[in-house]
RNA sequence: GGGACCGUAGCUCAAUCGGGAGAGCACCCGGCUUGCAACCGGGGGAUCAGGGUUCGAUUCCCUGCGGCUCCA
Numbered sequence: 001g002g003g004a005c006c007g008u009a010g011c012u013c014a015a016u017c018g019g020g021a022g023a024g025c026a027c028c029c030g031g032c033u034u035g036c037a038a039c040c041g042g043g044g045g046a047u048c049a050g051g052g053u054u055c056g057a058u059u060c061c062c063u064g065c066g067g068c069u070c071c072a
Base pairs, nucleotide, nucleotide: 001071002070003069005067006066007065010025011024012023013022019055027043028042029041030040031039048064049063050062051061052060
């Protein structure tokens, strides 16, 4: 320098053919307990950035950034 894959919550990951952004753990509040843990109920929090297409974009297209990998 070129190619492939990937980027969603604090962490690990979903989201079908473009149509309501979710789960587990973590965090906060409450319940339970003499107290803590466990358990039960509830809550906050995210689509890498910019642009385009579209009635509508995590999803499609372009550019950039980052990670990983292959070739040179």